This is a predicted structure of a 128-nucleotide RNA (SAM riboswitch aptamer (S box leader)) from a soil metagenome. The model forms 94% of the base pairs in the Rfam consensus. Rfam family: SAM riboswitch aptamer (S box leader). The family is grouped with related families in Rfam's "SAM clan".

């Protein structure tokens, strides 16, 4: 830099001792113990692996001549959770910007405010 995903899921113990939730604002978490380090456990299924699973789409081999069978590899799906990461408060905790559609502010415009939807930005994780 590119692509995919981000409303689900999953925590105990030991050491330590005041911070942490990316930044900023808010709002939270934290001495009933934050960050960090270690041990054990778990979640998930991105990549790899395995399947004596499925589909039968592609390529090729074989049987033999049938509207067929069979095997290997690939492809797609599914499963497992073995290896590599990741993760285990709160939607990525909320927000920001653009556009659209409603509500309210006495009817319309403008503007403000709040709601919903779409996209973008920022960030995180994986793969390249």
């Nucleotide at each position: 830099c590119u692509c995919a995903u981000c409303g689900a899921g999953a925590g105990g113990g030991g050491c330590a001792g005041a911070g942490g939730g990316a930044c900023c604002g808010g709002c939270c978490c934290g001495u009933u113990g934050a960050a960090g380090c270690c041990c054990c456990g778990g979640c998930a299924a991105c990549c790899g692996g395995u399947g004596a699973c499925g589909a039968u789409c592609g390529u090729g081999a074989c049987c033999g001549c049938c509207u067929g069978g069979c095997c290997a590899c690939g492809u797609c799906g599914c499963a497992c959770g073995c290896g590599g990461u990741g993760c285990c408060a709160a939607u990525u905790c909320c927000g920001u910007c653009u556009c659209g559609c409603g509500g309210c502010g006495a009817a319309g415009g403008a503007c403000g405010u709040g709601g919903c939807g779409a996209g973008a930005a920022a960030g995180a994780u994986g793969a390249g």
Model confidence (mean pLDDT): 81 of 100.